[in-house]
Context: one part of a larger RNA
Molecule: large-subunit ribosomal RNA, half B
Organism: Candidatus Kerfeldbacteria bacterium
RNA sequence: CCAUCGUUUAGGAACUCGGCAAAACAGCGGCCGUACCUUCGGUAUAUGGCCUGCCCAUUGCCCUUCGGGGCACAUGGGCCGCAGCGAAUGAUCUCAAACGACUGUUUACCAAAAACACAGGUCCCUGCUAAAUCGCAAGAUGACGUAUAGGGGCUGAUGCCUGGCCAGUGUCAGAACGUUAAGGUAAGGGGUGCAAGCUCUGAACCGAAGCGCUGACGAACGCCGGCGGUAACUAUAACCGUCCUAAGGUAGCGAAAUUCCUUGUCGGGUAAGUUCCGACCUGCACGAACGGCAUAACGAUUUGAGGACUCUCUCAACGAUGGACUCGGUGAAAUUACAAGACUCGUGAAGAUGCGAGUUACCCGCGGCUAGACGAAAAGACCCCGUGAAGCUUUACUACAACUUGGCAUUGAAUUAGAGUUAUCUUUGCUUAGCAUACGUGGGAGACUUUGAUAUUUUCCUUUUGGGGAAAGUGGAGUCGAAAUAUGAAAUACCACGCUAAUAUAGUUUUAAUUCUAACCCUGUACCAUUACCUGGUGCGGGAACAGUGUCUGGUGGGUAGUUUAACUGGGGCGGUUGCCUCCUAAAGAGUAACGGAGGCGUUUACAAAGGUUAGCUAGGCUCGGAUGGAAAUCGAGCUUUGUAGGGCAAAGCCACAAGCUAGCUUUACUGCAAGACCGACAAGUCGAGCAGUUGCGAAAGCAGAACUUAGUGAUCCGACGAUCCAAUGUAGGAUGGUCGAAGCUCAACGGAUAAAAGCUACUCCGGGGAUAACAGGCUGAUCCUUCCCAAGAGUCCACAUCGACGGAAGGGUUUGGCACCUCGAUGUCGGCUCAUCGCAUCCUGGGGGUGAAGAAGCUCCCAAGGGUUUGGCUGUUCGCCAAUUAAAGCGGUACGCGAGCUGGGUUCAGAACGUCGUGAGACAGUUCGGUCUCCUAUCUGCCGUGGGCGUCGAAAUUUGAGAAGGCUCUUCCCUAGUACGAGAGGACCGGGAAGGACGAAUCUCUAGUCAACCAGCUGUUCCGUCAGGGGCAAAAGCUGGGUAGCUACAUUCGGUACGGAUAAGCGCUGAAAGCAUCUAAGCGCGAAGCCGUCUUCAAGAUAAGAUUUCAUUAUGAGCUCCCUGGGAGACUACCAGGUUGAUAGGCUCUAUGUGUAAGUCCAGCAAUGGAUUUAGCAGAGGAGUACUAAUCGAGCCACAUUG
Repeated sequence: CCAUCGUUUAGGAACUCGGCAAAACAGCGGCCGUACCUUCGGUAUAUGGCCUGCCCAUUGCCCUUCGGGGCACAUGGGCCGCAGCGAAUGAUCUCAAACGACUGUUUACCAAAAACACAGGUCCCUGCUAAAUCGCAAGAUGACGUAUAGGGGCUGAUGCCUGGCCAGUGUCAGAACGUUAAGGUAAGGGGUGCAAGCUCUGAACCGAAGCGCUGACGAACGCCGGCGGUAACUAUAACCGUCCUAAGGUAGCGAAAUUCCUUGUCGGGUAAGUUCCGACCUGCACGAACGGCAUAACGAUUUGAGGACUCUCUCAACGAUGGACUCGGUGAAAUUACAAGACUCGUGAAGAUGCGAGUUACCCGCGGCUAGACGAAAAGACCCCGUGAAGCUUUACUACAACUUGGCAUUGAAUUAGAGUUAUCUUUGCUUAGCAUACGUGGGAGACUUUGAUAUUUUCCUUUUGGGGAAAGUGGAGUCGAAAUAUGAAAUACCACGCUAAUAUAGUUUUAAUUCUAACCCUGUACCAUUACCUGGUGCGGGAACAGUGUCUGGUGGGUAGUUUAACUGGGGCGGUUGCCUCCUAAAGAGUAACGGAGGCGUUUACAAAGGUUAGCUAGGCUCGGAUGGAAAUCGAGCUUUGUAGGGCAAAGCCACAAGCUAGCUUUACUGCAAGACCGACAAGUCGAGCAGUUGCGAAAGCAGAACUUAGUGAUCCGACGAUCCAAUGUAGGAUGGUCGAAGCUCAACGGAUAAAAGCUACUCCGGGGAUAACAGGCUGAUCCUUCCCAAGAGUCCACAUCGACGGAAGGGUUUGGCACCUCGAUGUCGGCUCAUCGCAUCCUGGGGGUGAAGAAGCUCCCAAGGGUUUGGCUGUUCGCCAAUUAAAGCGGUACGCGAGCUGGGUUCAGAACGUCGUGAGACAGUUCGGUCUCCUAUCUGCCGUGGGCGUCGAAAUUUGAGAAGGCUCUUCCCUAGUACGAGAGGACCGGGAAGGACGAAUCUCUAGUCAACCAGCUGUUCCGUCAGGGGCAAAAGCUGGGUAGCUACAUUCGGUACGGAUAAGCGCUGAAAGCAUCUAAGCGCGAAGCCGUCUUCAAGAUAAGAUUUCAUUAUGAGCUCCCUGGGAGACUACCAGGUUGAUAGGCUCUAUGUGUAAGUCCAGCAAUGGAUUUAGCAGAGGAGUACUAAUCGAGCCACAUUG
């Protein structure tokens, strides 16, 4: 020193994030007595108060060997101690709030909670071969259960309640229509072929779920506004207006586990309250089963307050045990480039034991401390990067399971109804004109009629509402047409062939419903087989061509899987950007970067050009004049004589011989080539004379292969299109391919990864990076701080007592930054504690100048770093605010000093909640509760101690002091003096004295603490046979009361002074330069807590090793050590006292002192107990005496003589 314990004066939470830890009244039992609140059960052992030992007597009961013994309650009397549940075991309590109702459960190993669960509530699904779950299936669970049952979601006892919205998403329901797959049917088309045919394709139609559509549903996912105005003070707005919405948040609550601003405001509690409680409502961003509000009881939960209690603290002390230390035995580890390992300043990959300079330092241990070795440990977990990984999410992409839909197969029969189609019968056909409802064409002059005509009645069908048709009845003889009018067409007079629409019949295809039984099913039943609740068979029964299964097909489909989710970037993210053109940057060839400065493009113009050619022409501005007419329209005149205009559009270059403007004629905005150049990594890109063909313009020479030039864009693959004297699988043809042409990409992340792709990770992981962020250092110094210059102004006057605008110049390296230089194979981060150290830009104390200094108190500046610089309330806080003090409560640096020194409240892992954001996983410099700080044993440097060696001429003792360290303080009161000053109120300098605070040193006489066996008391139990008297144990003293020495502080004593020297600011003397003046230039003086001494301590390894005195010097040897007894010393060592010529230790005797009157005996009392002997007995360390015991006997080292 550490760990675990014991005790503690005065105070009593002042400690601290927080009463953490510890302590403690109480505790068991008896008696008394218990509040608020309440779900009436509780709360409750609430809180609180009293008692408790031993002896005797009285009472009741039981047993009795009659001697007595035992049990129980109460009362009375008595006795002792500091203390009677005498030791041990055995609740701290109260008030208030949050959350969760409760008992329970949870992250084995950092989170026990407010999280989970829970009873209760509610919604959804499920009728039994149940739903749901596992499984490929068989099968199983559910359940040998049956809706009072089972499964799932949400909420979470109880009480009062649970508002509005169905637009979005979802679920459920609906079926008319739209859309829609396979499949069906099939007009048509392609190929081939003489054809039949074969084959490919295929419009329209039929064809389900789904989606669209319609509706319902919120205890489904969810959502629940803005602006303006208004009342007779002001303020506010019951009220009004307006916009939007699916609807605009109701009750209740509200700065809250939710409130940013915020420590909101007010009240309470406190001396003081960022926390807490009660209110208010301005709810950034409460709110009603992701439930709202309240709530008794409960909680190792969280928060605030109080009582009690305490070493948590003021402020530490002593003691005990185990380590540490020494000795003996045994004997690891991490680590380690090297080792011969100092400090300061500097330098340096920017923080050096190792480099430079200087300084310091004899050699080597041991015990300690941790400031450094960017110490050890772990290829940083933060951050970034990787065309890394994994987990999770979803309206990312793509698949798959599963579910679902239809077709076909397994798969049969029949009936009815419908639809399509074919055939047949019968009907049907209305613009206008016209007697009339004229289907078309052709033929046609007659046709029908007792086999019942015209007419009429009834019924039915149809209708264009005029009629038309059919059937039945009555009735009994005609009716219609041709001709005329009208019409494109003329008679249903009659016949034939057709069309539209429709009825009926039949065939066929198909749909729906129903019925049947024989496939198929039965987790229905009886019987048989059998050990059988399996399974199989048979019968009966039920279902039934459905279901189930297979296959094709559409839908749904984070249930599952595989993946994607860009780069640049003064870190990353957010933002911005990504291709092309023009200018500047760009440094007079080209080229040239930045998240440098400015702008544009993703075209346009087509045959009546903005193209070609030929010919011609010249703008713009200003002034004046002139109808509508204006500052600008168009007209005239003048001036300007330039490129100030124009050139489709950006900019630059260029353009008057015009490339600008106008007109005529036109299509070269052509085909096939191309010498040669420019540019350039490549791929691309650009220019191009000339040749051939064919055109246009021009009289011709000639010009013309778009546009004054530079932007107006996209590789390859892929499929489609046009052309083609190409190939075409035995041959022909063809499918198909090739070649040429042109089209299809905001592939705009624009040299384009795919036809097709978003997120979260704090549950994370791997590989890397100081190539790149957060801390610290470095550079810089915008910002910051300080100073200075100028002086407008304020200051009654007056710039400068004091303050100082607008501006300017420096310094510092404490802020916020910038940069990204060391460190990512780790430099631990805020605050506190402990311990500091330095600077001065000084907070106090000291000395001075000025003052708008009367005194006192101030303001301001100069010098000055010796010393000092408080305690609390709140908060994690630094800071800050507040309370009370103070002479003052300084500012900064030191890795925002200090985590191998401590803490761990904050921040910053994993759990959980609230608000907000997000569909979600999740997220938040928002909040809230909880959350492993290394037994790293210190090698080196450093620091604090303590030794050994050697040296210094052999020793012992006494010293000098080069040098180093420490110390250095402040206040109050009194006197001078109520004086100077002042109208008064007030109230000094200088000088003298007294007391005190903090700090420091020493000491233990006093006071106080401790004092582990010194004394006494007490309980339980056990042992010494019993009584008496004692010993042991009761969590390292069982408890309690005292306590010597020692060690201590809370105790006592003492300290800072005074003085000298040299100075700072300042004040002076003399005094020139400069006949004056001047503190200065020469010279001289005063002047501060500061400097140097004086004071204290260390100190000759001060290798410069000093001085003095004494002893010894050759053996007659100074001195020292070993060894032994020890302690005023002490880790070891050392030091000191001693070693028989001896009081060093032990013992013994006496004594101080402590305790407090022993045992035994006697006496008193029934007994407990008391009294006497007895201020006794006992006693660790103190003091003295006394050799009884032990320090026995011994050994070793060493000198300058001499020789050399």